[in-house]
Molecule: Bacterial RNase P class A
Organism: Erythrobacter sp.
RNA sequence: CCGGGGAGCCGGGCAGCCGCUGCUUCGACAAGCUCAGCAUGAGCGGGUUGAAGGAGAGGAAAGUCCGGGCUCCGCGAAACAAGGGUGGCGGGUAACGCCCGCCGCACGCAAGUGCAGGGAAAGUGCCACAGAGAGUAUACCGCCGAUGGCGCCUAAAUCGCACAGGCAAGGGUGAAAGGGUGCGGUAAAAGCGCACCGGGGCGCUGGUGACAGGGUCCGCAUGGCAAACCCCACCCGGAGCAAGACCGCAUAGGGGUCUCGCGCCGCCAGGUCUUCGGACAAGGGGGCAGGAGCGUUUCGCUCCGAGAGAUCCGGGUUGGUUGCUGGAGCGUGGGAGCAAUCCCCCGCCUAGAUGAAUGGCUGCCCCCGGCGAUACGGUCCCCUUUGGGAUACCGUCGGCGGGACAGAACCCGGCUUACAGGCUCCCCGGCAAA
Numbered sequence: 001c002c003g004g005g006g007a008g009c010c011g012g013g014c015a016g017c018c019g020c021u022g023c024u025u026c027g028a029c030a031a032g033c034u035c036a037g038c039a040u041g042a043g044c045g046g047g048u049u050g051a052a053g054g055a056g057a058g059g060a061a062a063g064u065c066c067g068g069g070c071u072c073c074g075c076g077a078a079a080c081a082a083g084g085g086u087g088g089c090g091g092g093u094a095a096c097g098c099c100c101g102c103c104g105c106a107c108g109c110a111a112g113u114g115c116a117g118g119g120a121a122a123g124u125g126c127c128a129c130a131g132a133g134a135g136u137a138u139a140c141c142g143c144c145g146a147u148g149g150c151g152c153c154u155a156a157a158u159c160g161c162a163c164a165g166g167c168a169a170g171g172g173u174g175a176a177a178g179g180g181u182g183c184g185g186u187a188a189a190a191g192c193g194c195a196c197c198g199g200g201g202c203g204c205u206g207g208u209g210a211c212a213g214g215g216u217c218c219g220c221a222u223g224g225c226a227a228a229c230c231c232c233a234c235c236c237g238g239a240g241c242a243a244g245a246c247c248g249c250a251u252a253g254g255g256g257u258c259u260c261g262c263g264c265c266g267c268c269a270g271g272u273c274u275u276c277g278g279a280c281a282a283g284g285g286g287g288c289a290g291g292a293g294c295g296u297u298u299c300g301c302u303c304c305g306a307g308a309g310a311u312c313c314g315g316g317u318u319g320g321u322u323g324c325u326g327g328a329g330c331g332u333g334g335g336a337g338c339a340a341u342c343c344c345c346c347g348c349c350u351a352g353a354u355g356a357a358u359g360g361c362u363g364c365c366c367c368c369g370g371c372g373a374u375a376c377g378g379u380c381c382c383c384u385u386u387g388g389g390a391u392a393c394c395g396u397c398g399g400c401g402g403g404a405c406a407g408a409a410c411c412c413g414g415c416u417u418a419c420a421g422g423c424u425c426c427c428c429g430g431c432a433a434a
Stems, first nucleotide, its partner, number of pairs: 001430010012365007020056002023053007032044005058405001062416002065414005070240004075300006083236005088102005103117001104115004118231002123229002125225003140171002142167003147164002149161003179197006198220001199218004204213003244322004254313007263288003267284002271280003290304004329348003333344004366403004371398003376395003379390004
């Protein structure tokens, strides 16, 4: 100097003029309301308005994909079922499907990057096309000619054929063809045997662990896909700020249909009747059976005990206040840790809108792009002298164009996606010089 990888930051600045919104403090006033009650006074005043102070969008505010805080609903506990989520090990965190470190595999010369990373011997299913054959598989082209057979020859041998037979080592098809390479062996072959690699069993060493390394034994048939269904391990209530709470206003305490059930015991004070044994109707309160509350069951609890539940039609309200911003908050420094992160001291307070506020204009400067000019400076060559020459590459001057992605709405931790341009640090590779 060039190329690559990883991390972080900024993303227009300054000034002037005009304008917008909330918060805090101090006031003023209209309608109206409240208190007192002759008159009149006091308070509130959300609507309007004045002054002072200070504040006012993001790294993604986006997607709504995860996890929570918070609010309400589900009666509680346990087991099971259904449904969903995660998937190497260890750590971090409020938690996670996130982050950090490590292991393994793949890609890359490397720095690094990626991973939906448990199980194929529990079962089911798929592997199109091509190919002979795609998982209890197979002979298309071929190889062999030992053995049986045929031919030549009087016969045998030699030789030839390739019918029976043997082979899957070579070639082809394919993403993938039943371990790989080599040697031996064979008629030709094959883990048939051997060496190494691969695979499996057993055990040793190191490590918290996932795993790694070595040893020893075994020729060792059994492909791939689970981001196919499934199995295994672990985890999980639902809905959501349009949650919810309060105030005000208004209406219809409306109508229809269906399901289950409407039973028993005894006590209290009376009422009616009475054949004086008791009967009847209603009330109060206690208990039991039974019913409801959860997908099922067990236990408990609550309610009902004469009611419980389901569904359809119809009516009213749509206003205001709150929730609503001090937080699992931010920052400097120090400590522990490889890191994520955690701890300590000190400091800081940084929007709360409700059709939705932070904008407009002007000037100068900054960054980027390309155009034109210029030999003034840098740069290169020669001479070495204070010089000469070349060149529009850089600086300089001029004017033209552009300045990214993009706007809170209860809040926070992540992930994913978008982003003109600029700056900083670390690492890898290449070239050159010293």